[in-house]
């Protein structure tokens, strides 16, 4: 310096244009003498800015990080 991917909840992955899905964590409750395990709820999240589009996590550009290859 070229070329290529990847960024989704506190964490690990799904999600190919129609309003985001689990598990583990967290917090409350129920059980329990108290605890542990277990069961029910809830919160919580698309890397940033732009553009396309009736609608963008998904399509297109820039930016930022982090991998890999070449030299």
């Nucleotide at each position: 310096a070229a070329a290529g991917g990847u960024u989704u909840a506190g964490u690990u992955u799904a999600g190919u244009g129609g309003u985001a899905a689990a598990a583990c964590u967290u917090u409350g409750a129920a059980u329990u003498u108290c605890a542990a395990a277990u069961u029910c709820a809830a919160u919580a999240a698309c890397a940033a800015g732009g553009g396309u589009u009736c609608a963008a996590u998904u399509c297109c550009u820039u930016u930022a990080a982090c991998c890999u290859u070449u030299g």
This is a predicted structure of a 71-nucleotide RNA (transfer RNA) from Emiliania huxleyi.
The gene name in the source record is trnW-UCA.
The source organism's lineage runs through Eukaryota, Haptista, Isochrysidales, Noelaerhabdaceae and Emiliania.
The RNAcentral record of the sequence draws on ENA.
The coordinates come from a structure-prediction model, not an experiment, and the mean pLDDT is 82.
Rfam family: tRNA. It is annotated as a transfer RNA. Its family is annotated with triplet codon-amino acid adaptor activity in the Gene Ontology.